[in-house]
RNA sequence: UUAGAAAAAGGCAAACCUUUCGAAAGUUCGGGACGCAAAGUUACAGAUCUAAGGUAUUAAACUAUGAUGGCUGGGCUGCCUAAA
Numbered sequence: 001u002u003a004g005a006a007a008a009a010g011g012c013a014a015a016c017c018u019u020u021c022g023a024a025a026g027u028u029c030g031g032g033a034c035g036c037a038a039a040g041u042u043a044c045a046g047a048u049c050u051a052a053g054g055u056a057u058u059a060a061a062c063u064a065u066g067a068u069g070g071c072u073g074g075g076c077u078g079c080c081u082a083a084a
Stems, first nucleotide, its partner, number of pairs: 001083004011036002016031002021026001034070001040076003044073003047068003053063003
């Protein structure tokens, strides 16, 4: 530098249960493992979710300044193994 077939030192941890915060989406702690070779990090681009507040109002609805990095791409960083 390239690759992730096999392996695996070390690592992460879906659903669900408990719990914190939140209007909600979601999130924190502990348990728990469906999976993960970036399931480390970053809301920059796209996508998706929510709608307290705002707009509108008969109502429907619209709206991110709120979220998701375990949705995709990009940025930054890094372990193991193999090959050169």
c-di-GMP-I-GGC riboswitch aptamer from Mesobacillus foraminis, 84 nucleotides, folded computationally.
The source organism's lineage runs through Bacteria, Bacillati, Bacillota, Bacillaceae and Mesobacillus.
The coordinates come from a structure-prediction model, not an experiment, and the mean pLDDT is 83.
It matches the Rfam family "c-di-GMP-I-GGC riboswitch aptamer". Gene Ontology term of the family: cyclic-di-GMP binding. The family has 40 seed sequences and 1,298 matches in Rfam 15.1.